[in-house]
RNA sequence: UGCGAGAUCGUCUAACGGUAGGACGCGACACUCUGAAUGUCGUGGUGCUGGUUCAAAUCCAGCUCUCGCAU
Numbered sequence: 001u002g003c004g005a006g007a008u009c010g011u012c013u014a015a016c017g018g019u020a021g022g023a024c025g026c027g028a029c030a031c032u033c034u035g036a037a038u039g040u041c042g043u044g045g046u047g048c049u050g051g052u053u054c055a056a057a058u059c060c061a062g063c064u065c066u067c068g069c070a071u
Stems, first nucleotide, its partner, number of pairs: 001070007010024004018054001025043006047063005
């Protein structure tokens, strides 16, 4: 430099172009003599900039970063 793959809550992982969900974690409460476990509720996210569309995590372009292959 070229080609390919990838980027979603703190972590892992889903999501035909149509309300971004789950698990773990964290917080509160319940339970308990205390804690653990358990239960209930809550918390928090689409790498950046544009485009297409009534509507974009999803499609298109560019950029950034990560991984792989080639030279």
Predicted 3D model of a 71-nucleotide RNA (transfer RNA) from a Planctomycetota bacterium. Model confidence (mean pLDDT): 80 of 100. Rfam family: tRNA. By type it is a transfer RNA. About the family: Transfer RNA (tRNA) molecules are approximately 80 nucleotides in length. Their secondary structure includes four short double-helical elements and three loops (D, anti-codon, and T loops).